Context: one part of a larger RNA
RNA sequence: GGAUAAACGCUGGCGGCGUGCCUAAUACAUGCAAGUCGAGCGGGAUUGGCGGAUCGCAAGUGAUGCCAGUCUAGCGGCGGACGGCUGAGUAACACGUGGGUGACCUGCCUCGAAGUGGGGAAUAACGGUUCGAAAGAAUCGCUAAUACCGCAUGUGAUCGCAGCUUCGUUGUUGUGAUCAAAGCCGCAAGGCGCUACGAGAGGGGCCUGCGUCCGAUUGGCUAGUUGGUGGGGUAAUGGCCUACCAAGGCUCCGAUCGGUAGCUGGUCUGAGAGGAUGAUCAGCCAGACUGGGACUGAGAUACGGCCCAGACUCCUACGGGAGGCAGCAGUAAGGAAUUUUCCACAAUGGGCGAAAGCCUGAUGGAGCAACGCCGCGUGGGCGAAGAAGGCCUUCGGGUCGUAAAGCCCUUUUCUAGGGGAAGAUAAUGACGGUACCCUAGGAAUAAGCCACGGCUAACUACGUGCCAGCAGCCGCGGUAAUACGUAGGUGGCGAGCGUUGUCC
Numbered sequence: 001g002g003a004u005a006a007a008c009g010c011u012g013g014c015g016g017c018g019u020g021c022c023u024a025a026u027a028c029a030u031g032c033a034a035g036u037c038g039a040g041c042g043g044g045a046u047u048g049g050c051g052g053a054u055c056g057c058a059a060g061u062g063a064u065g066c067c068a069g070u071c072u073a074g075c076g077g078c079g080g081a082c083g084g085c086u087g088a089g090u091a092a093c094a095c096g097u098g099g100g101u102g103a104c105c106u107g108c109c110u111c112g113a114a115g116u117g118g119g120g121a122a123u124a125a126c127g128g129u130u131c132g133a134a135a136g137a138a139u140c141g142c143u144a145a146u147a148c149c150g151c152a153u154g155u156g157a158u159c160g161c162a163g164c165u166u167c168g169u170u171g172u173u174g175u176g177a178u179c180a181a182a183g184c185c186g187c188a189a190g191g192c193g194c195u196a197c198g199a200g201a202g203g204g205g206c207c208u209g210c211g212u213c214c215g216a217u218u219g220g221c222u223a224g225u226u227g228g229u230g231g232g233g234u235a236a237u238g239g240c241c242u243a244c245c246a247a248g249g250c251u252c253c254g255a256u257c258g259g260u261a262g263c264u265g266g267u268c269u270g271a272g273a274g275g276a277u278g279a280u281c282a283g284c285c286a287g288a289c290u291g292g293g294a295c296u297g298a299g300a301u302a303c304g305g306c307c308c309a310g311a312c313u314c315c316u317a318c319g320g321g322a323g324g325c326a327g328c329a330g331u332a333a334g335g336a337a338u339u340u341u342c343c344a345c346a347a348u349g350g351g352c353g354a355a356a357g358c359c360u361g362a363u364g365g366a367g368c369a370a371c372g373c374c375g376c377g378u379g380g381g382c383g384a385a386g387a388a389g390g391c392c393u394u395c396g397g398g399u400c401g402u403a404a405a406g407c408c409c410u411u412u413u414c415u416a417g418g419g420g421a422a423g424a425u426a427a428u429g430a431c432g433g434u435a436c437c438c439u440a441g442g443a444a445u446a447a448g449c450c451a452c453g454g455c456u457a458a459c460u461a462c463g464u465g466c467c468a469g470c471a472g473c474c475g476c477g478g479u480a481a482u483a484c485g486u487a488g489g490u491g492g493c494g495a496g497c498g499u500u501g502u503c504c
Stems, first nucleotide, its partner, number of pairs: 001504004006500005013376006019369002021334001026332003030329003035078003040075002043072008055060001085287003095211007102167001104204003109200004114195003117151001119149002126141006156179009183192003213259003220250003225247008262284004266277004289310005312323004340366001342365003348362001349360004379409004389400004414441006423431001448493005453474003459488005469476002
């Protein structure tokens, strides 16, 4: 000098674009952040219409039922594995980069080709009974399905055997066994689905070459350890697991141990080489109160799912229960320090749905903060051999200083009034009566901070008297201090200025 997720002191007019718990991965009140589908299903509730049993002298009442609609607790489907947050752990195939998979998986989507026949048994909801303070639970009975289970068919797939083929566990042919399905909407045409299969796209798993911090005041480490065979397990290779066998494997090219740390694209600096760094944005990884476990599923060992244990908090009728903000706001605490318990789904995107649509603290916006960068303003012209006043003075004067006043002008800003978007496709705008435009008014609403001994640009007076104090280094201060304090003046930067921390 540059930089900063900064903080502190003094000061502070506006706008645009960004950024905003770096500390306690500390604890959390409250609200919201993942639902959706009635065109899968049976109920329940309800609205309108038709109808008219019953009762009644009549007015009236309006049951079973039929039609059309609305809502949805439950069963069922898809989604809750995305999106959002954090960086504790991790020195590792975690990440980056290049390969391999002849060792693999893949819901939704696209393309191709084949099928969708006929049955069965349950169960929630619901009704009855019971227990419990609650959370919730038990038992009996009924019922439906795109829920569940057989049978048939078998384009095909899987497995076995045989032939040919291949380097092969590949390809192909034959043969045997096993394995499918679901319906809904529509007057219909048809549409949406469902099942088994082939291919693709996108996504993932696994393996591997190379690269990736400090310490030798860590020198030896290792028993599933290293390899083999059989078996198990997985979508899949493999000591991944297991039985047996062998005795190996790693290491001064730094094993093991200890410390530190998420990695990268990037960012800062530098002429570069390099050094430092990894906030925001993007990719990957890891985590979700702590530890462990699996279930479901195409996918999780699952932040707002389940089970167990623990710590903590809460409710309780003391028997027993409930919870997890490292989602968005917000609270307490810690700290030098970091925002609103805001608006909207209008846009972009996501989930579900045939659709209308619903949900979406993702996202789009607004609010707060000079935290950063950029832009603008706080007026412009004329105006005295120079007012008043301050300061200095050799008392002559000098200086603040065209500075002020005064005259003329302008209106960026500001205030008031009027108009008023783009962003949206036919419609739909949170932002927002915002941006922007027009008119009117009036210099009106708007300047500070630091320094002035040398380095370093800018000097005098007074006070103080090694005191009070200053200070980045050298050093100032003990009676004329350009170095302390105040004042005037001057210099620098300017809505900022200075200090401190950190990096180059």
Record summary: Predicted 3D model of a 504-nucleotide part of an RNA (small-subunit ribosomal RNA, 5' domain) from an uncultured soil bacterium. The prediction has a mean pLDDT of 84. RNAcentral holds the full RNA, with entries from SILVA. Rfam family: Bacterial small subunit ribosomal RNA.